[in-house]
RNA sequence: AGAGUUUGAUCCUGGCUCAGGAUGAACGCUGGCGGCGUGCCUAAUACAUGCAAGUCGAACGAAUGAAGUAACUAGCUUGCUAGUUACGGAUUUAGUGGCGAACGGGUGAGUAAUACAUAAAUAACCUGCCCCUAUGUUUGGAAUAACAGUUGGAAACGACUGCUAAUGCCAGAUACGUUAUCAAUCGGCAUCGAUAGAUAAUAAAAGAUGGGAUACAUCGCAAAGGGAUGGAUUUAUGGCGCAUUAGUUAGUUGGUGAGGUAACGGCUCACCAAGACGAUGAUGCGUAGCCGGCCUGAGAGGGUGAACGGCCACACUGGGACUGAGACACGGCCCAGACUCCUACGGGAGGCAGCAGUAGGGAAUUUUCGGCAAUGGGGGCAACCCUGACCGAGCGACGCCGCGUGAGUGAUGAAGGUCUUAGGAUCGUAAAGCUCUGUUGUAAGGGAAGAACCGUAGUGAUAGGGAAUGAUCACUACCUGACGGUACCUUACCAGAAAGCCACGGCUAACUACGUGCCAGCAGCCGCGGUAAUACGUAGGUGGCGAGCGUUAUCCGGAAUUAUUGGGCGUAAAGGGAGCGCAGGCGGCUUAUUAAGUCUAUGGUUAAAGUUCGGGGCUCAACCCCGUGAUGCCAUAGAAACUGGUAGGCUAGAGUGCAGGAGAGGUGAGUGGAAUUCCAUGUGUAGCGGUAAAAUGCGUAGAUAUAUGGAGGAACACCAGUGGCGAAGGCGGCUCACUGGCCUGUAACUGACGCUGAGGCUCGAAAGCGUGGGGAGCAAAUAGGAUUAGAUACCCUAGUAGUCCACGCCGUAAACGAUGGAUACUAAGUGUUGGAGUAGAACUUCAGUGCUGUAGUUAACGCAAUAAGUAUCCCGCCUGGGGAGUAUGCGCGCAAGCGUAAAACUCAAAGGAAUUGACGGGGACCCGCACAAGCGGUGGAGUAUGUGGUUUAAUUCGAUGCAACGCGAAGAACCUUACCUGGUCUUGACAUAUAUUUAAAAAGCUUAGAGAUAAGUAAUAGUUAUAGAUAUACAGGUGGUGCAUGGUUGUCGUCAGCUCGUGUCGUGAGAUGUUGGGUUAAGUCCCGCAACGAGCGCAACCCCUGUUGCUAGUUGCCAUCAUUAAGUUGGGCACUCUAGCGAGACUGCCGGUGACAAACCGGAGGAAGGUGGGGACGACGUCAAAUCCUCAUGCCCCUUAUGUCUUGGGCUACACACGUGCUACAAUGGCCGGCACAACGGGUAGCGAAGGGGUGACCCGGAGCCAAUCCCUUAAAACCGGUCUCAGUUCGGAUUGCAGGCUGCAAUUCGCCUGCAUGAAGCCGGAAUCGCUAGUAAUCGCGGAUCAGCACGCCGCGGUGAAUACGUUCCCGGGCCUUGUACACACCGCCCGUCACACCACGAAAGUUGGCAACACCCGAAGCCGGUGGGCUAACCGCAAGGAGGCAGCCGUCGAAGGUGGGGCCAAUGAUUGGGGUGAAGUCGUAACAAGGUAGCCGUAUCGGAAGGUGCGGCUG
Repeated sequence: AGAGUUUGAUCCUGGCUCAGGAUGAACGCUGGCGGCGUGCCUAAUACAUGCAAGUCGAACGAAUGAAGUAACUAGCUUGCUAGUUACGGAUUUAGUGGCGAACGGGUGAGUAAUACAUAAAUAACCUGCCCCUAUGUUUGGAAUAACAGUUGGAAACGACUGCUAAUGCCAGAUACGUUAUCAAUCGGCAUCGAUAGAUAAUAAAAGAUGGGAUACAUCGCAAAGGGAUGGAUUUAUGGCGCAUUAGUUAGUUGGUGAGGUAACGGCUCACCAAGACGAUGAUGCGUAGCCGGCCUGAGAGGGUGAACGGCCACACUGGGACUGAGACACGGCCCAGACUCCUACGGGAGGCAGCAGUAGGGAAUUUUCGGCAAUGGGGGCAACCCUGACCGAGCGACGCCGCGUGAGUGAUGAAGGUCUUAGGAUCGUAAAGCUCUGUUGUAAGGGAAGAACCGUAGUGAUAGGGAAUGAUCACUACCUGACGGUACCUUACCAGAAAGCCACGGCUAACUACGUGCCAGCAGCCGCGGUAAUACGUAGGUGGCGAGCGUUAUCCGGAAUUAUUGGGCGUAAAGGGAGCGCAGGCGGCUUAUUAAGUCUAUGGUUAAAGUUCGGGGCUCAACCCCGUGAUGCCAUAGAAACUGGUAGGCUAGAGUGCAGGAGAGGUGAGUGGAAUUCCAUGUGUAGCGGUAAAAUGCGUAGAUAUAUGGAGGAACACCAGUGGCGAAGGCGGCUCACUGGCCUGUAACUGACGCUGAGGCUCGAAAGCGUGGGGAGCAAAUAGGAUUAGAUACCCUAGUAGUCCACGCCGUAAACGAUGGAUACUAAGUGUUGGAGUAGAACUUCAGUGCUGUAGUUAACGCAAUAAGUAUCCCGCCUGGGGAGUAUGCGCGCAAGCGUAAAACUCAAAGGAAUUGACGGGGACCCGCACAAGCGGUGGAGUAUGUGGUUUAAUUCGAUGCAACGCGAAGAACCUUACCUGGUCUUGACAUAUAUUUAAAAAGCUUAGAGAUAAGUAAUAGUUAUAGAUAUACAGGUGGUGCAUGGUUGUCGUCAGCUCGUGUCGUGAGAUGUUGGGUUAAGUCCCGCAACGAGCGCAACCCCUGUUGCUAGUUGCCAUCAUUAAGUUGGGCACUCUAGCGAGACUGCCGGUGACAAACCGGAGGAAGGUGGGGACGACGUCAAAUCCUCAUGCCCCUUAUGUCUUGGGCUACACACGUGCUACAAUGGCCGGCACAACGGGUAGCGAAGGGGUGACCCGGAGCCAAUCCCUUAAAACCGGUCUCAGUUCGGAUUGCAGGCUGCAAUUCGCCUGCAUGAAGCCGGAAUCGCUAGUAAUCGCGGAUCAGCACGCCGCGGUGAAUACGUUCCCGGGCCUUGUACACACCGCCCGUCACACCACGAAAGUUGGCAACACCCGAAGCCGGUGGGCUAACCGCAAGGAGGCAGCCGUCGAAGGUGGGGCCAAUGAUUGGGGUGAAGUCGUAACAAGGUAGCCGUAUCGGAAGGUGCGGCUG
């Protein structure tokens, strides 16, 4: 630091996803050790049990009564033991009293401010214990618990009577202080503060201990001043969401006075005023403890608030006060409520969000441990006691850090696994083996630091004088360790006890085999799996990390994807329809001043911990210790450029005046002509109208047409123009009236008066709505006619709302330049509108309106002084697609609807611009038997043949639009043969190899059998051979996959195309070249050109044919000379012919056209003329085209069978459908007779002559020929003559019968031919469709391959021998250019909506249920406060009666919970219902994308199964 994913490819926009780090985590697999941390995130759910706050006897009474002392008694006797009494007072402690219990510990429910953080204020405050200073500690009194007695209760707990103490309580004296009043001085910051006075009121324990002690000391106590600490209150600033929460508030805001408080204050009350808060977000709702910090990030930020630390809040839920320095109190009290427990049913008790622990919840979170040794806290003079704070241990890989699981050597590269091209490769020096080491482990031994205090004993010192009994300090000795015999050290022992997890298609490091076969499964995204899966599962191997590794969840990052740093808005999402304008934001030149912003310096603060940096300590590290630095806030001082404030000035912005100017700017009134329609009348007669064509409609009751007159409404031709005006919407005959804005000139006036503008207000096309008019034309709806499969459309005929006017609503459009407004600056060129300068022109200039274009900019297209350039200011808007501009709520509206505006769910894209193709019922050009012009066919008949279908035991298989169908098959009776039936064989019918073994086997003959086979048999040759048998490797397969392949072939298409190198252009895909102008059969050639060249194709080179020369003449030929029946023979090679080599044709020549080119047209010559005719030859590629059954071949499958042999059958079936042929339908003909002329070919298992036989097929025969020699071999049509005479015929020959022939083992299924007889359909063929442009079509016969036989098919050959082509509009196919595109599997494309089915989430809904916070009223606990008749009452007073004061009770205000009521808000649920989304192969149509077949889209109205149609206005996307 980036990467994957939209496309055929590209650039951009934009979302989704990944790689990193982190965690109080959880889950899966695995698990050796140690250190340091950390551990209920859920139910602030309920809790059994134990512990977590006590202490002081040096405050008090009382109880207990140790050691010791003394006396007496008893046992016994110098004395010891025991007991009693008196002292003594150790120890223990229920009660009174003091201090503590308000700390420490837990939790985060509530809380959006009574909280927290930061910085201030208190001149409106309080503060126990502690410290300092100076002082005091006085005189009295009355009770009460404990205790004793009586007594109630189940218990908890009491009641009465009596006794007693205090550091408990009460009263008095004293007095700094405080409070009140008075007056004085000084000071300040407004209220005020400080100092020293006067008057009045106001307090204390002669306590405790030590001691010989009224000394002294220590600990207390009281008041005062100060400090410290802790708290209280106030102010400012800061940090969440929702405006679909916009108004809130009556003690509310303020004042005066009073009360209350530690203190200010509506904190409370009485009165007065009517304020206070709010768009800089009040109020409401939702959520939430806040911070230091922690995680992440380069930072700015974002997220978070476990552990540690600070603050706050809470303690079962709600309310309340008491005590106290401090609480409205976690382990206190009272009341109400819920729950749990005890109960004798009367009544009581309780609160783990302390530490452990239990249940429950949950994916999930530990021991009912040890100790006060340390640190700290409470009490105490102290010893000491208490302390689940804390220190430690235990459990958990939960996290971080460290260590180990061995090291060296070791190649027959062992065995084994896996792969393999079968050779080998790899695991792999890895193992084994050999030599070492001992961290950890096990065992044994040694063994710290944490301990300092305090205390006791002793010694000494300090102090103004310093005694001790006091204080402080030092030293010595003793004493104190839960962890724990732990850390650590030493010795011994054995490589022994210690490795897994995830991944391996790309991102992303790491690949093979097998299994599976869109199944099972994987997946973070893209995606993988349909028989060769590096993507599933397993194995081997490899990669990564390592006592861990993966997954899940969450946060930040990447994400510049909310953009302050740091984004955008013409077309991708995004400029408000337009203006006016309050608040707000921003603002010209200049002078002075100020110091709010800004900058500099200094100070305070920013707790500690953490983080940074520098050191240090645990062997290192984690961890710990020490120091340092740091954003922010506040204060003080200074600076004065800039911004702001204040006070002046200026004129360039803005405005006013004056003089001119243009205009469909607006409103109202009037008026004009043309046209349509209607009415009346005349003329006139059969049609009119309408369309692609028609019909509906109108018309003989007189239309249309035409003429005249009249009525009425609406709109204003020409002028008219990317011309004008207006803010936009918009505005068009003419005249008048009223009125807004703009421009130019001038420079008289004002002097920043400006720009923008959230809310707000106004205007705002068309459609639509309301009321009243009007209504000619047009025209949603509607009706009819057409079209159509249908046609709720397009077309036609009618036609209502509406369109028009007045008034009032509506408030939206593709309201568009898809471009907000203002200002300034930044090359040019060229039109045009209105002005000015000028006599006019040229030119200059101002204000508009267009085009081209540089720089610049943009993803590109494009924009470009009218910016989308360079900058500033202000407003609006955007943040993936769909759901959806929808639901709900609210506002507006008469309604239609408009404005504001979500979520669930779902997808991995949606989108912009440009590129290459393909396509278009887009355009331009060109070609082809493509059409046209012709000739002949097919489609109808019969038949042959192939196919489909059907049938069958089998009808083997393949080929299926053109480009399958007389195709593979150049020839199925057996064979072929692959199919079916039955019967055999199993190393096999065929190949190779090894080992063992046998000696026969084949052919022939006989028997059995359907045959294959089996059995038998004579003779001969032979033994290296060959053959058989057994066994093993293997053979074999026309079995599957042509979608695993090679090879071969078809097709577009013999169409003219397809590409490359270098260069150039473009961000890029790509473009250029290859386009353009001509020309050609041709990307053929020429010219031009940012291209220059080249390759595969075209053409040519090859073959046949057409002319000719030379050479060569046998089997060919014969002019001349002989000869014969005959080129038969001699002779000859001139000719024909044969077959080799050559020549020839090149637009070469001439004329014209053309750019003088290429070339075209015409001509000459020539056998042939413009590639002469024909053939072979088929570019890059397309169709997963055809073929595994020609052959080859991967993989899969069969192996006594899917192999092999064999008999018979089948491929030949037959209702039918299609293709391709043949024969015909006849007179251009049939039949009969005569007669003429070919070429290509083939022949020894062959062709077969002459001659003979037969009506004939054919037979007999066997000359000649291995072929220019012989044979096949008579060519036929043609021609000549005759006959038939238009008919189902003398046409046609199917079908059938009989009799024959040939081939062949064999002719029944199932061959061909002949003769005789029979004599079907058919009289030229519907829609449709095929071939052919010259030696062609048509027609006529001949030959060959295959082949025993079988040809109407196929491949060739010659004979006879036409017609027509104006032309390119149309059909089909193709080429090039261009255009549009939502297509790229490429139009056989894409794609829209209803309906039907399944699933999902959401809305509405009669309602139902629950919750929350208020409001009104009722009731009113505890309790503070206030009042109080009667009752009770120790301290003080008292004249003794009482008083002062107090207590309980009662009453009142307030008041929690509760009740009632009507509303509000929220949540859940609800029969039914609505649309939405998703779903390989449902239905109906075809709306959109091409002119998408009616251009599309926007707004609105209306109609229709649905997409949608139509009307009106608008836009060009």
Overview:
This is a predicted structure of a 1517-nucleotide RNA (small-subunit ribosomal RNA) from an anaerobic digester metagenome. The RNAcentral record of the sequence draws on SILVA. Rfam family: Bacterial small subunit ribosomal RNA. The family is grouped with related families in Rfam's "SSU clan". Its mean pLDDT, the model's own confidence on a scale to 100, is 83.